This is a predicted structure of a 99-nucleotide RNA (c-di-GMP-I riboswitch aptamer) from Candidatus Fermentithermobacillus carboniphilus. NCBI's taxonomy places the organism under Bacteria, Candidatus Fermentithermobacillia, Candidatus Fermentithermobacillales, Candidatus Fermentithermobacillaceae, Candidatus Fermentithermobacillus. Rfam family: c-di-GMP-I riboswitch aptamer. Rfam's curators write: GEMM was predicted in a large-scale screen for bacterial structured RNA regulatory elements. Gene Ontology term of the family: cyclic-di-GMP binding.
RNA sequence: CACCGAUAAAGGCAAAGCUAUCGAAAGGUAGCGACGCAAAGCCACGGGUCUAAAGCGGGAAACGUGCGAGUUUCCCGCCAUGAUCGCCGGGCUGCCGAA
Numbered sequence: 001c002a003c004c005g006a007u008a009a010a011g012g013c014a015a016a017g018c019u020a021u022c023g024a025a026a027g028g029u030a031g032c033g034a035c036g037c038a039a040a041g042c043c044a045c046g047g048g049u050c051u052a053a054a055g056c057g058g059g060a061a062a063c064g065u066g067c068g069a070g071u072u073u074c075c076c077g078c079c080a081u082g083a084u085c086g087c088c089g090g091g092c093u094g095c096c097g098a099a
Stems, first nucleotide, its partner, number of pairs: 004097002012037002017032006035086001041092003045089003048084003055078009
């Protein structure tokens, strides 16, 4: 130095939940809190997963109309440009030093 990860040592991070806040949502941020984590440090590069505002398609109702066009509201489907690194892989960096 590399591989590796101990009932070692010094530490570190912080799940769920609660409160507040941002967001359409997924989810993020802060505080409390610890399920766990040898990279549970960082990066959305590849895959997976989550959400679906806007957009597109369909349906229903109301308004409108001589008929129609149109508008509004609601529901369903498709879809990331959104999210997730504590889902996996990959990249970069890092504490300690037993076998």